Large-subunit ribosomal RNA, domain I from Helicobacter felis, 529 nucleotides, folded computationally. Its Rfam family is "Bacterial large subunit ribosomal RNA". Model confidence (mean pLDDT): 85 of 100. The full RNA is in RNAcentral, with records from SILVA.
Context: one part of a larger RNA
RNA sequence: AGUAGAUGGUGGAUGCCUUGGGUAGUAGAGGCGAUGAAGGACGUACUAGACUGCGAUAAGCUGCGUGGAGCUGUCAAGAAGCGUUGAGGCGCAGAUGUCCGAAUGGGGCAACCCAACUUGCAGCAAUGUAAGUUACUCUAUUUAAGAGAGCGAACCUAGCGAAGUGAAACAUCUCAGUAGCUAGAGGAAAAGAAAUCAACGAGAUUCCCUCAGUAGUGGCGAGCGAAAGGGGAAAAGGGCAAACCGGGUGCUUGCACUCGGGGUUGAGGACGACAACAUUCAAGGGGUUUAUCUAGCAGAGUUGCUUGGAAAAGCAAGCCAUAGAAGGUGAUAGCCCUGUAUGCGAAAGAUACACCCUAGAUAGUCGGAUCCAGAGUAGGCCAGGACACGUGAAAUCCGGGCUGAAGCCGGGGAGACCACUCUCCAACCCUAAAUACUACUACUACACCGAUAGCGCACAAGUACCGUGAGGGAAAGGUGAAAAGAACCGUGGGUAACGGAGUGAAAUAGAACCUGAAACCAUCUACUU
Numbered sequence: 001a002g003u004a005g006a007u008g009g010u011g012g013a014u015g016c017c018u019u020g021g022g023u024a025g026u027a028g029a030g031g032c033g034a035u036g037a038a039g040g041a042c043g044u045a046c047u048a049g050a051c052u053g054c055g056a057u058a059a060g061c062u063g064c065g066u067g068g069a070g071c072u073g074u075c076a077a078g079a080a081g082c083g084u085u086g087a088g089g090c091g092c093a094g095a096u097g098u099c100c101g102a103a104u105g106g107g108g109c110a111a112c113c114c115a116a117c118u119u120g121c122a123g124c125a126a127u128g129u130a131a132g133u134u135a136c137u138c139u140a141u142u143u144a145a146g147a148g149a150g151c152g153a154a155c156c157u158a159g160c161g162a163a164g165u166g167a168a169a170c171a172u173c174u175c176a177g178u179a180g181c182u183a184g185a186g187g188a189a190a191a192g193a194a195a196u197c198a199a200c201g202a203g204a205u206u207c208c209c210u211c212a213g214u215a216g217u218g219g220c221g222a223g224c225g226a227a228a229g230g231g232g233a234a235a236a237g238g239g240c241a242a243a244c245c246g247g248g249u250g251c252u253u254g255c256a257c258u259c260g261g262g263g264u265u266g267a268g269g270a271c272g273a274c275a276a277c278a279u280u281c282a283a284g285g286g287g288u289u290u291a292u293c294u295a296g297c298a299g300a301g302u303u304g305c306u307u308g309g310a311a312a313a314g315c316a317a318g319c320c321a322u323a324g325a326a327g328g329u330g331a332u333a334g335c336c337c338u339g340u341a342u343g344c345g346a347a348a349g350a351u352a353c354a355c356c357c358u359a360g361a362u363a364g365u366c367g368g369a370u371c372c373a374g375a376g377u378a379g380g381c382c383a384g385g386a387c388a389c390g391u392g393a394a395a396u397c398c399g400g401g402c403u404g405a406a407g408c409c410g411g412g413g414a415g416a417c418c419a420c421u422c423u424c425c426a427a428c429c430c431u432a433a434a435u436a437c438u439a440c441u442a443c444u445a446c447a448c449c450g451a452u453a454g455c456g457c458a459c460a461a462g463u464a465c466c467g468u469g470a471g472g473g474a475a476a477g478g479u480g481a482a483a484a485g486a487a488c489c490g491u492g493g494g495u496a497a498c499g500g501a502g503u504g505a506a507a508u509a510g511a512a513c514c515u516g517a518a519a520c521c522a523u524c525u526a527c528u529u
Base pairs, nucleotide, nucleotide: 001528002527003526004525005524006523007522008521009520015514016478017477020449021448022446023445024444025443026442027441028440029438030437031151032150039100040099041098042055043054044053046078049075050074051073061094062093063092064091065090066089070082071081072080105114106113107112115134116133117132118131119130120129121128122127136148137147138146139145155186156184157183158182159181160180166173170219196202197201206233207232208231209230210229216224217223237430238429239428240374244261245260246259247258248257249256250255251254266408268372269371270370271367272366273365274364280361281360284358285357286356287355288354290352291351292350293349294348296344297343298342302317303316304315305314306313318335319334320324326338327337328336379403380402381401382400384398385397386396389415410425411424412423413422414421465472466471485513488500489499490498491497
C1' cells in the first nucleotide's frame, strides 16, 4: 500500500409522516373607491427583532347578540395583571382611523416641504396651535348641488393590429383578426322583436347537437369552410319620431322652439262614424309574511383481565346506531374527546320567492276622400373592408371620396341582370332567460403530490440575494407521548468538546436531535506484497 471483515466518522439518500400544494365540482358573491380604494410608509404591547392585528382612542374603544371559564395573538418564556358584577372568543352594527397613494390647497426626489381663508384657544401683537375649507372636468335650475377620476383574476364589446410558422423555397394565401396595445362596460357582456328566411310555409336574439368537412372557396396549392332545414336549452316583448289636438315662449304675425295628449304597423295610424270605460300586465318604487345567510345550541352508546413506557392491541362480556364521515387522544377507539345523523336558534344586518299597494302600460267595429309613416338616407361610381366566398358572373352588409332618389299608385329582398310571383317595411331606441368566466367566500371529491415532489413559497417567500432598471429569484420541514431539554461532579484555557450522574420505553432519540443508504475518511484484526 492493497484485499477482507468488524467498529466508528462524514454525508443526508431511503422509508414513514404532513401543517402545504394540485385538479375538478357544487353553491354563493361578482366588485372596491373623494364617506379617500387597491397598495404602502411610519408607528403601536411590560417588548430588542420578525410575523399577525390595529392607528396618537393604535394586539385596541362602544352598543347589541352568542357563549360560559378561562384569558392577556405567534416565534416565546418570564414579569405584571384581567375574569361568574360574565372576561377572552365568535357574529352584527358603530367610533377612532397618523402620513403617502386617483391624492385633490400649492409644490415635491411617494410616505416630505410650504401656504391661504373661517372658527376656537394662548398672546398687547407679531405669531403659535387645533378643527374645518381651498385640485380639475362634466351636468346644471350657475351664491347652491350632484357626478366623474383610480384599482381589480378571467370572462365581454369596440378601435389599432404583428411575426415565428404552414405552403416542405416564396410573394397572393396561411398563422389570424390570433398575440399584443388602447378605450369602455357588466355581473355577465354582446345580440335581439325581420326592409329575415323560405318557396309547403316559418315567425326576435343567444347557446348546444346535427346538417357537414357537405355546398362552396382556394398560387383550385397549403388550406379555409357555411346556410336553410331538423332536434334540444331558454323563452317576452315593448317604447319613440310623424300626421292630428291642446298649452306656453319668442319675434320679423306666420313661422320657429318647447311641453302635454295622440300614435307605433304591412290586415298601420291620423281623420270621420259607432261601441266601450272592461280586461290583463308591471322588468321601476314601497310594504308584509315566510325562507335562507352572517354567531351558535342540544346530540346515543364500555367495562374487566393480559402484554406493554403508554391500550385504542389481544382475550372475555356488553351497549348505541336517522350517529360505523373524519380528526385527536402515550400503538390500531362506533360507545374517551372534538364531532357525525338528526333536531333547534337571531337583538342586528343582508338576500330571495310569494302576496299586497303603486308611478305606469294595455283593447273593439266600419269607412276609405285627405294627411302621416325615420334624407345627404337608399341607390350609383372609385378605392377598401366584412360576409365560409381571395373581384370573381358576385348578390348582401359596412366605412372613406364623388354623387344622389322614390315617398304607399311607395320602397327593400329572393346570389350578376330582366320579367313574373312571393315576401318584408331600412335610414330611431330599450329588452329578462338559456351562454362565458372565477381574483374572492363556503363546502365536497380525488387509482393527484408528499419536501430535488406538489404552487416559485409546507419554514419571517415574491423573502434573502442578483441587476442602474425593466426584471430575475432561491435554499431552508421531522427530539420525545410529555421538555421530563440533562441539577450536580469531573477532564479541559474554555460559554468548545467530552466523561460520569440524572430523565426517559429508548439518549447510537441530546437539541448539528426520527430512520440514517452510498461515495469519502479513519481505527482494529487477518492475509498478501